[in-house]
Molecule: transfer RNA
Organism: uncultured Lewinella sp.
RNA sequence: UCUGACGUAGCGCAGUUGGUUAGCGCAUCCGCCUGAUACGCGGAAGGCCGGUGGUUCGAGUCCACCCGUCAGGACCA
Numbered sequence: 001u002c003u004g005a006c007g008u009a010g011c012g013c014a015g016u017u018g019g020u021u022a023g024c025g026c027a028u029c030c031g032c033c034u035g036a037u038a039c040g041c042g043g044a045a046g047g048c049c050g051g052u053g054g055u056u057c058g059a060g061u062c063c064a065c066c067c068g069u070c071a072g073g074a075c076c077a
Base pairs, nucleotide, nucleotide: 001073002072003071004070005069006068007067010026011025012024013023019057028044029043030042031041032040050066051065052064053063054062
């Protein structure tokens, strides 16, 4: 430098053919349960989807550029 994949909550991941309120598990907090802890049960908080712009009535989803991670290739030695 080139090609491909990926970037969504603290962590690990879903998200259909663009469609109205972006979800699941773990973790965290609160309550119930217990003599107490754990388990279990119920609830809550937590993200404007890597960034900027564009297309569209409407973008996590499509397009362009940029940033980052991973894999492979090319070049030099």